[in-house]
RNA sequence: GCCCUUGUAGCUUAAUGGACAGAGUUGAGGAUUCCGGAUCCUUAGAUGACGGUUCGAAUCCGUCCAGGGGCA
Numbered sequence: 001g002c003c004c005u006u007g008u009a010g011c012u013u014a015a016u017g018g019a020c021a022g023a024g025u026u027g028a029g030g031a032u033u034c035c036g037g038a039u040c041c042u043u044a045g046a047u048g049a050c051g052g053u054u055c056g057a058a059u060c061c062g063u064c065c066a067g068g069g070g071c072a
Base pairs, nucleotide, nucleotide: 001071002070003069004068005067006066007065010025011024012023013022018055027043028042029041030040031039048064049063050062051061052060
């Protein structure tokens, strides 16, 4: 340099182009407890960036950014 692939809460992950992007774990608050742990309830938090297509994009297309792999 060329090609392929991945990018979603702090972490692990789900989502036929169509419901308020869903869970687990973590965090915060509460219940319980003599205190803790466990358990239960509530709550907060995410689509790498910018454009395009579409009535509608996490999903399709382009460029860029970052990680991984292959060829040279």

Predicted 3D model of a 72-nucleotide RNA (transfer RNA) from a Candidatus Microgenomatia bacterium.
The RNAcentral record of the sequence draws on ENA.
It matches the Rfam family "tRNA". The family's RNA type in Rfam is transfer RNA. Its family is annotated with triplet codon-amino acid adaptor activity in the Gene Ontology.